Large-subunit ribosomal RNA, domain I from Serinibacter arcticus, 585 nucleotides, folded computationally. Lineage of the source: Bacteria > Bacillati > Actinomycetes > Micrococcales > Serinibacter. Its Rfam family is "Bacterial large subunit ribosomal RNA". Rfam links the family to the GO terms ribosome and structural constituent of ribosome. The prediction has a mean pLDDT of 82.

[in-house]
Context: one part of a larger RNA
RNA sequence: AGCAAACGGUGGAUGCCUUGGCAUCAGGAGCCGAAGAAGGACGUUGUGGCCUGCGAUAAGCCUCGGGGAGUUGGCAAACGAGCUGUGAUCCGAGGAUGUCCGAAUGGGGAAACCCCGCACGAGUCAUGUCGUGUGACCUGCACCUGAAUAUAUAGGGUGUGUGGAGGGAACGCCGGGAAGUGAAACAUCUCAGUACCGGCAGGAAGAGAUAUUCCGUGAGUAGUGGCGAGCGAAAGCGGAUCAGGCUAAACCGUGUGCGUGUGAUACCCGGCAGGGGUUGCGCAUGCGGGGUUGUGGGACCUUACUAACACUGCUGCCGCAAGUGUGGAGGAGUUACAAAGCUGUGUCAUAGUCGAACACUCUUGAACGGGUGGGGAUACAGGGUGCGACCCCCGUAGACGAAAUGGCAUGGCCUCCUGUGAGUGUUCCCGAGUAGCACGGGGCCCGUGAAAUCCCGUGUGAAUCUGGCAAGACCACUUGCUAAGCCUAAAUACUACCUGAUGACCGAUAGCGGACAAGUACCGUGAGGGAAAGGUGAAAAGUACCCCGGGAGGGGAGUGAAAUAGUACCUGAAACCGUUUGCUU
Numbered sequence: 001a002g003c004a005a006a007c008g009g010u011g012g013a014u015g016c017c018u019u020g021g022c023a024u025c026a027g028g029a030g031c032c033g034a035a036g037a038a039g040g041a042c043g044u045u046g047u048g049g050c051c052u053g054c055g056a057u058a059a060g061c062c063u064c065g066g067g068g069a070g071u072u073g074g075c076a077a078a079c080g081a082g083c084u085g086u087g088a089u090c091c092g093a094g095g096a097u098g099u100c101c102g103a104a105u106g107g108g109g110a111a112a113c114c115c116c117g118c119a120c121g122a123g124u125c126a127u128g129u130c131g132u133g134u135g136a137c138c139u140g141c142a143c144c145u146g147a148a149u150a151u152a153u154a155g156g157g158u159g160u161g162u163g164g165a166g167g168g169a170a171c172g173c174c175g176g177g178a179a180g181u182g183a184a185a186c187a188u189c190u191c192a193g194u195a196c197c198g199g200c201a202g203g204a205a206g207a208g209a210u211a212u213u214c215c216g217u218g219a220g221u222a223g224u225g226g227c228g229a230g231c232g233a234a235a236g237c238g239g240a241u242c243a244g245g246c247u248a249a250a251c252c253g254u255g256u257g258c259g260u261g262u263g264a265u266a267c268c269c270g271g272c273a274g275g276g277g278u279u280g281c282g283c284a285u286g287c288g289g290g291g292u293u294g295u296g297g298g299a300c301c302u303u304a305c306u307a308a309c310a311c312u313g314c315u316g317c318c319g320c321a322a323g324u325g326u327g328g329a330g331g332a333g334u335u336a337c338a339a340a341g342c343u344g345u346g347u348c349a350u351a352g353u354c355g356a357a358c359a360c361u362c363u364u365g366a367a368c369g370g371g372u373g374g375g376g377a378u379a380c381a382g383g384g385u386g387c388g389a390c391c392c393c394c395g396u397a398g399a400c401g402a403a404a405u406g407g408c409a410u411g412g413c414c415u416c417c418u419g420u421g422a423g424u425g426u427u428c429c430c431g432a433g434u435a436g437c438a439c440g441g442g443g444c445c446c447g448u449g450a451a452a453u454c455c456c457g458u459g460u461g462a463a464u465c466u467g468g469c470a471a472g473a474c475c476a477c478u479u480g481c482u483a484a485g486c487c488u489a490a491a492u493a494c495u496a497c498c499u500g501a502u503g504a505c506c507g508a509u510a511g512c513g514g515a516c517a518a519g520u521a522c523c524g525u526g527a528g529g530g531a532a533a534g535g536u537g538a539a540a541a542g543u544a545c546c547c548c549g550g551g552a553g554g555g556g557a558g559u560g561a562a563a564u565a566g567u568a569c570c571u572g573a574a575a576c577c578g579u580u581u582g583c584u585u
Stems, first nucleotide, its partner, number of pairs: 001584009015570001016535002020506002022503007029495002031167002039101003042055003046079002049075003061095006070083003106115003116135007137164002139161007171202001172200005182189001186226001213240005223231002244487003247431001251289010264278001266279001267276002269319006294465001296430004300425001301423005308326005329418005341413010352400003358373005374391002376380001382394003436460007446472001467482005522529002542569001545556004
């Protein structure tokens, strides 16, 4: 030096474990913000730090409930000083406080800082100083002012608004909008109206009355397509869920503005008589009534029936229609169709409460294991306890519970609405720079095609029911439907958040990047990038005391079932490094 065996060191694989993740399901909740959010900075406990909580009232203050013996949050003990059956700590509901920054909003600013005005107050002989409140911009409404320019308007100012501003994971709507790729190259095409950017909103959004929407099917069909690659419906059928309404116009009444009007004509509900005085008429506009449809509807006019009372009309009498109010009857209602509140009941949520049944013995460090004999079960889900526990503990099945706040459901008070029918047609209305058309585009299964339907841009430009539009160029016939106004729940999408459950999901190089002081340390000017790191033991019982050593570290002794479990701690593989013995050289 090599080989072999044994015993060690190093190292941290493997096994076992799980505080943490991942995925799915069900239920809930679905916005927060100038009443100052999201997110932070700095403080805050008797004692240094980090985390959590909180805000100069600072691990907390008040009230109302729950609960019932300890307690002053975690790492994390110790000491000190306290609190507590006059009910603490703790849990829930409501309230108070809430520094500074941040939309940040008195002005400024290199965020968490600097500097002011005004009102009131504290303090000072007085000034300085301190405290509380208030002071941004835009906008709706009301009022006051007020140019060029007479009326006016622009502009300015004051007051007032639970008006705006900013944030938010995905889902939604709108405006912009690629390329890699595929076509085995590439240009039409595709990827794809995707990614991405911007704006805006809600718990859903959007769309919507012939409702609309979603799922399955129809169907990879009909189509489209350098008829290549590809793209790709609808009707119908079966389900989910269901809800319909309001206006514009004609006409009537009334207010305002402008124009016209001097005749006693018109007008003042009708007739007669009187009286009035511009009340009239036209246009524009506001308000109230009316009216809302495609067997076309409505207005106007005529007519029939139903309804209790009172009042009104320029005056008197007659007439009757109209209007208003009250009562009755009927109907409806807070998510559209008008809109606000009070109260009762039930139920659910946000703390909780009750909750069955076992002993002996053996082994063991320890019984939850073995043996013997019992018990409960509307509870043998699960977890913990010194080893496999229905009967030890927490729970589980089941049964109860709310002062306060909130959700849902359902009553009452309350609120709102109420003529119906027939006829004739002369007349009037039925959504205009709209429909249509031309040109240029987009979107539809549809790439310009024979290209309808739908939507934009530029230009042109109708009709009112004997009207229009559509039925895939266009025309005729026939049929269907009524555009150019508005609102509308549910079925649908999503999950940052809360609760519960589940897993042929992971088990520390896995599973979230993160089971640990993790978006931390660290890197980067910055946008941004981004780790490693779990396990003593049942219990610290974490080795008193002695010895060697400066210490580190060891040897005894002691604890423990075990110390080759000693905090460099479960198991402890391999590479790698040794010691001893044997053999070979």